Fluoride riboswitch aptamer (crcB RNA motif) from uncultured Rhodopila sp., 63 nucleotides, folded computationally. The prediction has a mean pLDDT of 82. The sequence was found by an Rfam model in a public genome assembly. The source organism's lineage runs through Bacteria, Pseudomonadati, Pseudomonadota, Alphaproteobacteria and Rhodopila.
[in-house]
RNA sequence: UAUCGCGCUGGGGAUGGAGUCCCCCCUGAACCGCCCGCAAGGGCUGAUGACUCCUACCGUGCG
Numbered sequence: 001u002a003u004c005g006c007g008c009u010g011g012g013g014a015u016g017g018a019g020u021c022c023c024c025c026c027u028g029a030a031c032c033g034c035c036c037g038c039a040a041g042g043g044c045u046g047a048u049g050a051c052u053c054c055u056a057c058c059g060u061g062c063g
Stems, first nucleotide, its partner, number of pairs: 010025004016054006033044004
């Protein structure tokens, strides 16, 4: 310095926070949305991986 193994600890799941559950990764990792288009460029959904709550945003109605 490179590689492998073990232990401890951690990280991630397209926009914020918390809880629970699930899944993924071991640092050259997991992860970093979709559609059209050769490109340039244009269009679209969602604060969740899923559920619940809060915050923000959007639509409608009432006061």